[in-house]
Order: sequence, then structure tokens, then C1' cells
RNA sequence: UAAUCGCUUAGGGGCGAGGUGCAAAUCCUCACCGACGGUUAUAGUCCGUGAAGCCGCAAUGGCCCGAUUGGGUGAAAUUCCCAUACCGACGGUUACAGUCCGGAUGAAAUAAGCGAUCG
Repeated sequence: UAAUCGCUUAGGGGCGAGGUGCAAAUCCUCACCGACGGUUAUAGUCCGUGAAGCCGCAAUGGCCCGAUUGGGUGAAAUUCCCAUACCGACGGUUACAGUCCGGAUGAAAUAAGCGAUCG
């Protein structure tokens, strides 16, 4: 230093104002938020991964899994800048939820560290 194995730790943000109404943080107008790895250059919307749900005795198994365009700079950017648009599991709820409550003091992509083995 590389590979493999084991262990430890870390590991998701956001409803403020107004309107309607018996009732809405759920509807309407505005507001607000953006996990992890990758990438000629920084990404919610590119390529992948993870959580939820379904199948399965179970798996390190299978299925399912949202959304952007135009312009500018540049060697290089659907990532930066300007403009514009869009997306967001399941269950619950006096009324339909990305933002409230719950599974979850959970799980996990992944990151860092420590140890062992081998060369």
C1' cells in the first nucleotide's frame, strides 16, 4: 500500500402568512425542504444506491420505485450563474399531507476508524 474478513462509530431536511369552511400544518394563493456514491466542474430532476410497499419460510433473493427545460460562462457543467418548470412511500387524521402524528430511540445506502489474515 492493495485485497479479503471481523468489529466500532456516524448516518434526512421542511407549514411561516392569508383565504374558504363546523372542521384543513391535509384544499386554494404565497412560503419552506432536498439522504448516499458517481460524473472532465459543485446535481431533489443525468447514471446508480438506500428507506417504504408487494411476493417469499427466509436471503446477502425477486418485483415495484417521482420529477427540467431555455440562455450564459468555460477546455469541460441537464451539476455553476440567470430565467423557468416540475417531483416527493405506507398507515393515521373532525377534510385530500413532501413539511403534522406513527412504524422509527428502527432499518439502511454510504462514510470514517480500529483489528486480523495474506502478498
FMN riboswitch aptamer (RFN element), 119 nucleotides, folded computationally.
Its Rfam family is "FMN riboswitch aptamer (RFN element)". From the family's description: The RFN element is a highly conserved domain that is found frequently in the 5'-untranslated regions of prokaryotic mRNAs that encode for flavin mononucleotide (FMN) biosynthesis and transport proteins.
The coordinates come from a structure-prediction model, not an experiment, and the mean pLDDT is 84.